[in-house]
RNA sequence: UCGCCGGACGGCGAUGGAGUCCGCCUGAACCGCCUCGGCCGACCGAGGCUGAUGACUCCUACAGCUAC
Numbered sequence: 001u002c003g004c005c006g007g008a009c010g011g012c013g014a015u016g017g018a019g020u021c022c023g024c025c026u027g028a029a030c031c032g033c034c035u036c037g038g039c040c041g042a043c044c045g046a047g048g049c050u051g052a053u054g055a056c057u058c059c060u061a062c063a064g065c066u067a068c
Stems, first nucleotide, its partner, number of pairs: 010025004016059006032049007
């Protein structure tokens, strides 16, 4: 100096915030799905669809229905 392992702090889990739990990451974890076309693939382009959760609960925003 490089590589590997372990630990600490920290970060991440397709749209906001909080709590709890789960999982993942060490410069990565993460960056949704479907159809068609280009060009088999990667990738690119066009069209379409679901969800504020990784899971549970609550708040906020949005949407639908009903009542006042």
The RNA shown here (Fluoride riboswitch aptamer (crcB RNA motif)) has 68 nucleotides and comes from an Acidobacteriota bacterium. The sequence was found by an Rfam model in a public genome assembly. The coordinates come from a structure-prediction model, not an experiment, and the mean pLDDT is 79.